[in-house]
RNA sequence: CUGUGCGUGGGUGGGGAGGUAGCGGCACCCUGCAUCUGAAAUCCGCUAUAUCAGAGCCGAACGCCUUUCUCGACGGAGUUUAUGGAAGGCCGAGCGUCGCAAGGAACGUUGAUAGUAAGGUCUUAUGCAACGCAAUGCCGUGAACCGGUUCAGGACGGGAACGUAGCAUACCUAAGCGGACUGUUUGCGUGUGCCAUAAGGUAGCUUUACAGGAGUCGCCUACGGCGUUUACGCUUCGGUAAAUUUCGGCAAAAAAGGCUCGCACAG
Numbered sequence: 001c002u003g004u005g006c007g008u009g010g011g012u013g014g015g016g017a018g019g020u021a022g023c024g025g026c027a028c029c030c031u032g033c034a035u036c037u038g039a040a041a042u043c044c045g046c047u048a049u050a051u052c053a054g055a056g057c058c059g060a061a062c063g064c065c066u067u068u069c070u071c072g073a074c075g076g077a078g079u080u081u082a083u084g085g086a087a088g089g090c091c092g093a094g095c096g097u098c099g100c101a102a103g104g105a106a107c108g109u110u111g112a113u114a115g116u117a118a119g120g121u122c123u124u125a126u127g128c129a130a131c132g133c134a135a136u137g138c139c140g141u142g143a144a145c146c147g148g149u150u151c152a153g154g155a156c157g158g159g160a161a162c163g164u165a166g167c168a169u170a171c172c173u174a175a176g177c178g179g180a181c182u183g184u185u186u187g188c189g190u191g192u193g194c195c196a197u198a199a200g201g202u203a204g205c206u207u208u209a210c211a212g213g214a215g216u217c218g219c220c221u222a223c224g225g226c227g228u229u230u231a232c233g234c235u236u237c238g239g240u241a242a243a244u245u246u247c248g249g250c251a252a253a254a255a256a257g258g259c260u261c262g263c264a265c266a267g
Stems, first nucleotide, its partner, number of pairs: 001267006010058003013031004021047005035055005063259006072250001074248010085237004091233002093229007102221003106216002115210007122200006128193002130190006138179004147172003155164003
């Protein structure tokens, strides 16, 4: 120096989040060249030397530690876009209402607003008419007896003539009942008529006359105030996804440095 063997140093992963006083683990996620079994999230084992118990494999050219870098992923922050959530209602917008009188519309010199006078509408009283109802008048019907007239028959009185009372019938009518084209009279009534008279009232509407001489209106739009609503826009807060920028550590690889580099046999 090379080869073979041993397996005594070492290795058989790391990171993130979570949990924990802290460390590690089962479980979750990422990465990856990286065994198996048992225990283990209301947890299991530990104490800064921070899983415990057992089996297997690699093996001093292995390996371990620190730093740098860093494709793969992760976390934080910002920006943009998209998408949805909550809240606000004193921004906009919608709606309602009040005001205003700029424009439009309508009316107006065939005379506006306002004014004066007299009326109506309004109230009360009295009366009239109409209408409605009832009654009366009118027509019809209508009394065995308790209405009248006439009174057959019959009864009574009388010698007779005749007379008396009087049922039925007929006629007239009372009470009652029915009718009614018309319509006499009376009574009662009324958002009928405003017809008449008187008194009241003058706020509103309206008519007429007088005087006067240009506006009236608030329908539409605009403007302003107040109120209301929150579908849309707006404001605020906090999400999700994508892209991008930045910061941060990190697995693997790579680089630098340090530690370590055992034993046996053979050539």
Model confidence (mean pLDDT): 75 of 100.
Bacterial large signal recognition particle RNA, 267 nucleotides, folded computationally.
The sequence was found by an Rfam model in a public genome assembly.